Transfer RNA from a Candidatus Peregrinibacteria bacterium, 71 nucleotides, folded computationally. NCBI's taxonomy places the organism under Bacteria, Bacteria candidate phyla, Candidatus Peregrinibacteriota. RNAcentral holds the sequence, with entries from ENA.

RNA sequence: ACCUUCUUAGCUUAGUGGUAAAGCACUCGGUUUUUACCCGAAUGACAAUAGUUCGAUUCUAUUAGGGGGUA
Numbered sequence: 001a002c003c004u005u006c007u008u009a010g011c012u013u014a015g016u017g018g019u020a021a022a023g024c025a026c027u028c029g030g031u032u033u034u035u036a037c038c039c040g041a042a043u044g045a046c047a048a049u050a051g052u053u054c055g056a057u058u059c060u061a062u063u064a065g066g067g068g069g070u071a
Base pairs, nucleotide, nucleotide: 001070002069003068004067005066006065007064010024011023012022013021018054027041028040029039030038047063048062049061050060051059
């Protein structure tokens, strides 16, 4: 330099055009003499910018970053 692949919550992953899901973690409450365990609740995210579409996490393009390969 070129090719390819990935980017969703603090972390690990679902979600292939129609209101974004779960586990763990964090916070609050219950239980307990206290802690832990357990139960309940709440908060929290689509890498960025454009395009297509009635509607985009999803399709397209570019950019940024990460992984792999060729030279």